Model confidence (mean pLDDT): 78 of 100. This is a predicted structure of a 121-nucleotide RNA (SAM riboswitch aptamer (S box leader)) from a rhizosphere metagenome. The model forms 97% of the base pairs in the Rfam consensus.
RNA sequence: CUCAUUAAGAACGACCGAGGGAUCAGGCCCGAUGACGUCGUAGCAACCGGUUCACGGAGGAACACUCCGGAACGCCCAGGUGCUAAAUCCUGCCUGGAUCGUGAAUCCCAGGGAAGAUGAG
Repeated sequence: CUCAUUAAGAACGACCGAGGGAUCAGGCCCGAUGACGUCGUAGCAACCGGUUCACGGAGGAACACUCCGGAACGCCCAGGUGCUAAAUCCUGCCUGGAUCGUGAAUCCCAGGGAAGAUGAG
């Protein structure tokens, strides 16, 4: 850089000691009953891996048979990466709807985008 996914799932112990939830802002939340982090153990199963249902393609006279493809809502595994508060905690930009009532806004709803995260290349 490209592509896919991002409302599912999964915790205890030890150490540490004050902030933490990516960044900025607003909100909301977690935190001395010890958060965040580190280590250990346990677990989860998104991608990589295995398998093949529907279905599709090629060969074939053929609904036979062979081969190929085929599931992030099938099943298996737990080796690699990853993950184990809250939707990626929510919003921010754009479009449409709704409300008020004339001008921008606000709470709400839907879709898209940006940024981030994870994997594969």